[in-house]
Predicted 3D model of a 266-nucleotide part of an RNA (large-subunit ribosomal RNA, domain VI) from Halegenticoccus soli. Its Rfam family is "Archaeal large subunit ribosomal RNA".
Context: one part of a larger RNA
Order: sequence, then C1' cells, then structure tokens
RNA sequence: UGCGAGAUGCCUGACGAGAACACUCGUAUAGUACGAGAGGAACUACGAGUGGUCGCCACUGGUGUACCGGUUGUCCGAGAGGGCACACGCCGGGCAGCCACGCGACACGGGGUAAGAGCUGAACGCAUCUAAGCUCGAAACCCACUUGGAAAAGAGGCAUCGUCGAGGUCACUCGUAGAAGACGAGUUCGAUAGACUCGGGGUGUACGCGCCGAGGCAACGAGGCGUUCAGCCCGCGAGCACUAACAGACCGAGCCAGCAUUCAUA
Repeated sequence: UGCGAGAUGCCUGACGAGAACACUCGUAUAGUACGAGAGGAACUACGAGUGGUCGCCACUGGUGUACCGGUUGUCCGAGAGGGCACACGCCGGGCAGCCACGCGACACGGGGUAAGAGCUGAACGCAUCUAAGCUCGAAACCCACUUGGAAAAGAGGCAUCGUCGAGGUCACUCGUAGAAGACGAGUUCGAUAGACUCGGGGUGUACGCGCCGAGGCAACGAGGCGUUCAGCCCGCGAGCACUAACAGACCGAGCCAGCAUUCAUA
C1' cells in the first nucleotide's frame, strides 16, 4: 500500500516449521517355550538411565566490579572517614537477576499404504492374493502434539463501537519488554516510578562513650568486654498521593452504480 467505509477485541486455519524425540539397561514373563543335555528366548506390562529439545529458579551450586565486613602498603586527615594499589589492592561472605552442576515436561491412539501375508474369484468348469471386489501389514507417510500463519488476490468470520468523532499517535511516569523501532503497564476517576514507613533479606556487632588492658615514672597504648541480633546496605513485597505522571498537541473513516432532489451538476 492492498483486502471498495474506519476501528477495537476474539476467532477460523489454506499453507508452513519441528526429531521432539532417539537409544540402552533392569524386573516380571522365566530358568518358562525350545532342547537329550549343555544351554536358553519372545509378545506384553512396569521401572530406571544416557543423549537431545523446550521451559523454569522453590531447592543445591556458580556468578554476583549493587552491598557488608576483614586486612597490607602508601597518601589526606586530630579523629571519624576516605583515595590509590585492575578496568574490585587482596581476602571472607552475599540478595535479586542471569545460569547449570539444579528442577520440570517432551503420551496414547487413529487413517491410508510399501515389501509381504491372505479372503472371495474369474479370464482358463480345475487352480490362482487380482483381472472386478475385500481383509491385514512398517521406527517410514498423513492426522494426533508444539508452533507460525488473513497479503489465503476466492485477500475470511463473529461481536461491539463509530464524522453527534470510534479509535489511534505524540507528550509524560515506567517495565513482565527492549539495539533503534516495536511490545506491555499507567497518566490524579491514579499505586506507574521515586521518597517515606513496615515487612523480608545481606553483612556480622558501627561511631562515640564506659570498664579492662601487655608494658611504662608518666604521657601513651595494640587489643578485649559492654552499650549492640548493632551499624551500614537492598535492582524484593506491602502500605501510603508526600514528589513526578503537568500542560497539552495532533491524526482520524464514502470509490462506483442505481434511485430521489435539481434545468443540469454539487
């Protein structure tokens, strides 16, 4: 752009994609069938594992340069607190997220056939699976399963709304989305984001002060205990309109034919 008016929502499913499954072992069958014995199955049912595919993060584990703590050298500083040593100085932990080493799922069945096995049965009074007709028969094919899919030009359907403006876009707050577009949530008739409070979580007990403290004449003093399950921090949840979603702007739908009006067109 089209689908001969414009939209919103829900469908149909022509035609596509997929390997979404592949394999192995065990138990029962069964020490059975079979076999003189030695030996030794299967149909079927159940269970497990390996590989692969798809998804997920409650658990376990990894990362986690958000975060918390310890510590060395040096520099600033009275101290507290920091800078640098990697684009974390090193080390110990670690939420969310992402992930695997973790977890879940990945049937059954039906249809038409191949080779093949048959039924009935002539040509050819018999016979013959085939000539007419019919029944079976594969991990293969089609369906089933997952998924894309009205641009399927035979261009689909249903419901609702709509020039008395349906609907959409920009703008603004955002994320279950994301390279940009796109997608999704919200815009005061509001919990969309931030702040705050609470909950949950990480680290591991802050600064200051008090007491103790090896030593030392003293000044000083590493460190320990208490205050303190502290302090600091959070991409999580809830509550709560305190802050910001303001102010707004724009786009947006009748081609042809017939009929009516008209002298004729509009």